[in-house]
RNA sequence: GGAGCGGACCGGACGGUCGCCGGCUUUUUACCGCGGGUCGCCACAUCGGCCCAUUAUGCGGCAAAAGGCUGGAGGAAAGUCCGGGCUCCGUAGGACAAGGUGGUGGGUAACGCCCACCGGCCGAAAGGCCAGGGAAAGUGCAACAGAAAGCAGACCGCCGCGCGAACCUUUAGGCCCGCGCGGUAAGGGUGAAACGGUGAGGUAAGAGCUCACCAGCAGGCCGGGUGACCGGCUUGGCUAGGCAAACCCCACCUGGAGCAAGAUCAAGCAGGAAGAAGCGGAUCGCGGCCGGACGAUUCAGUUCGUCGGCCGUUCCCGCGGGCUGGUCCGGCCCGCUAUCGACUUCCGGGUAGAUCGCUUGAGGGGCCGAGCAAUCGUCCUCCUAGAGAAAUGACCGUCGCCAUCGCCAUUGCGGCGGUGGCACAGAACCCGGCUUACAGGUCCGCUCCGAAC
Numbered sequence: 001g002g003a004g005c006g007g008a009c010c011g012g013a014c015g016g017u018c019g020c021c022g023g024c025u026u027u028u029u030a031c032c033g034c035g036g037g038u039c040g041c042c043a044c045a046u047c048g049g050c051c052c053a054u055u056a057u058g059c060g061g062c063a064a065a066a067g068g069c070u071g072g073a074g075g076a077a078a079g080u081c082c083g084g085g086c087u088c089c090g091u092a093g094g095a096c097a098a099g100g101u102g103g104u105g106g107g108u109a110a111c112g113c114c115c116a117c118c119g120g121c122c123g124a125a126a127g128g129c130c131a132g133g134g135a136a137a138g139u140g141c142a143a144c145a146g147a148a149a150g151c152a153g154a155c156c157g158c159c160g161c162g163c164g165a166a167c168c169u170u171u172a173g174g175c176c177c178g179c180g181c182g183g184u185a186a187g188g189g190u191g192a193a194a195c196g197g198u199g200a201g202g203u204a205a206g207a208g209c210u211c212a213c214c215a216g217c218a219g220g221c222c223g224g225g226u227g228a229c230c231g232g233c234u235u236g237g238c239u240a241g242g243c244a245a246a247c248c249c250c251a252c253c254u255g256g257a258g259c260a261a262g263a264u265c266a267a268g269c270a271g272g273a274a275g276a277a278g279c280g281g282a283u284c285g286c287g288g289c290c291g292g293a294c295g296a297u298u299c300a301g302u303u304c305g306u307c308g309g310c311c312g313u314u315c316c317c318g319c320g321g322g323c324u325g326g327u328c329c330g331g332c333c334c335g336c337u338a339u340c341g342a343c344u345u346c347c348g349g350g351u352a353g354a355u356c357g358c359u360u361g362a363g364g365g366g367c368c369g370a371g372c373a374a375u376c377g378u379c380c381u382c383c384u385a386g387a388g389a390a391a392u393g394a395c396c397g398u399c400g401c402c403a404u405c406g407c408c409a410u411u412g413c414g415g416c417g418g419u420g421g422c423a424c425a426g427a428a429c430c431c432g433g434c435u436u437a438c439a440g441g442u443c444c445g446c447u448c449c450g451a452a453c
Stems, first nucleotide, its partner, number of pairs: 001449010012399007020072010031061004035052006074424001078435002081433005086258004093329004098254005103117005118132001119130004133249002138247002140243002155188002157184008167174002196214006215239002217236008262356004271347005278340001280317002285313006292307005318336007363382004368377003400422009
């Protein structure tokens, strides 16, 4: 000097003239509200007595206007993809279904996120990527080519036997061709991939058929590591392709809806219709009504006692219906005589106003400490938007950055002038992430190549 890898930050600045929203504060205007002290009474409230005040002052509240001070979009505010905080609902429980994640360890409120490590792949390297548990549990898929693509397979081949023909011949046979039967998967071919590889033995020819070495797989032991895993020794001829972002199996996780959640105040109306099942039992307690019956009592069911009937109610069991994100259990609600009610659906009416939720929070920054890191801890310090149809903007000037053109200079990589441009893009309850978009600029660390000293 060049090429690359990883990370952090800025992303216009200053001035002037006008214009917005929030907070604090001053003044003015308008409106609303309000007595104070003491005693009964230890305190408060109420009540009662007494004293002072009563159209004025003072205090408080709300609204508007004019000033002063001060604050006012992001690193992604975007996507709405994850995780929560918060709010309401389901008695807020269980099982299944459904959905999500998937190496190990750690971080975190939590996560599908972050960090470190392991394994695999890519790269010369720094580094980057992985939907990374299971394919001998089962089912399934893979075009074409090929004989055959999961326990498969014979196209060309190789070997043996039989038959037939030709040739040779030492009549034992040899060589070649064809057909049939049998054996074989070492060689060749197809393919992305062909059921381990190399070598030797063996065989009629071959084959892990056998052996040596290697690779893989299964098992045993030892060492290192928290672990995933790594390394070593040994046994076994066991050789068991791909896809599970295919169904599936395994491990772990998961209520629903969402700030248009919801809370309070004010105002206002008007409700109606339909829907399916259910025509129980036992117990005796309490209450009410009835002379209904009997006995006593009384002028008198007037009073008392015993029994009976009816109604209501409590409790228990059972049945029917409904609600609970899907199914079942459980739970809750309604009913068991009824023009019923829980609930569902449809039709119709009223309101959509004000305040809150709404910004101090798993918050930001700094020193130190622990940790490889993510991150955590003590201490110190700061308050950094809360709009409400949606505020932070418009104009001018100077400077800055980039591109291009021209001139000057050029062992230095710059100076001057002209022209053009200045990225992606705007909170809406809040926070932690991921993903996507981004003109240009600055800094830090690392890898490799070249040159000079």
This is a predicted structure of a 453-nucleotide RNA (Bacterial RNase P class A) from a Planctomycetota bacterium. It matches the Rfam family "Bacterial RNase P class A". The family's RNA type in Rfam is ribozyme. Lineage of the source: Bacteria > Pseudomonadati > Planctomycetota.